[in-house]
RNA sequence: AUCUUCCCAGCGGGAGAGACCGGCCCCGCGCCGGCGCCGAAGGAGCAACCGCCCCGGAAACUCUCAGGCAAAAGGACCGCUGGGGGGCA
Numbered sequence: 001a002u003c004u005u006c007c008c009a010g011c012g013g014g015a016g017a018g019a020c021c022g023g024c025c026c027c028g029c030g031c032c033g034g035c036g037c038c039g040a041a042g043g044a045g046c047a048a049c050c051g052c053c054c055c056g057g058a059a060a061c062u063c064u065c066a067g068g069c070a071a072a073a074g075g076a077c078c079g080c081u082g083g084g085g086g087g088c089a
Stems, first nucleotide, its partner, number of pairs: 003087011018035001020034005036069003042065001043063003049057003
């Protein structure tokens, strides 16, 4: 160097669920309340599993606090590119 892993940035893809009801209103794509839902920001819980095994790390599972339920925005995760750190050789 190739390969691999982590972080950051850019680009592309990216699901689910009421365009619900009522009220207020400066009549705005706004605000408030109510019930019904969703899980793939975040958060929390259990746990397969893993480790240096006292203890700790742990999910796409679970819960829905938060968030979301036309569009927009966001979005775990995947792919590509660039930069930086590490590993093997």